[in-house]
RNA sequence: AGGAACUCUGGAGAAUCCCGAUCUUUCGGGUGCCGAAGGUGCAAAGCAGCUGCUGAAUCUCUCAGGCAAAAGGACAGAGCGGACAA
Numbered sequence: 001a002g003g004a005a006c007u008c009u010g011g012a013g014a015a016u017c018c019c020g021a022u023c024u025u026u027c028g029g030g031u032g033c034c035g036a037a038g039g040u041g042c043a044a045a046g047c048a049g050c051u052g053c054u055g056a057a058u059c060u061c062u063c064a065g066g067c068a069a070a071a072g073g074a075c076a077g078a079g080c081g082g083a084c085a086a
Stems, first nucleotide, its partner, number of pairs: 002084001006079005015031001017030005032067003038063001039061001041059001045054004
């Protein structure tokens, strides 16, 4: 030099949908939709050797999550110059 975690800033999409109970905040059900927590799948390539294994993403699926605001939020910038590594 690299760099986990932590702090600050920015940060998209899609229903303030319908019904019932509760009786004012929760629960249950239904329809439509979104992808950027997490998770699933795989290309090249590699290994085995004939269909298997390993294997990336903001791609893919939509399980989970989400569809006013708030919260969350991949990722980015700055800080700490850092657990670790060298």
This is a predicted structure of an 86-nucleotide RNA (Glycine riboswitch aptamer). The model forms 89% of the base pairs in the Rfam consensus. Its Rfam family is "Glycine riboswitch aptamer". About the family: This family represents the bacterial glycine riboswitch.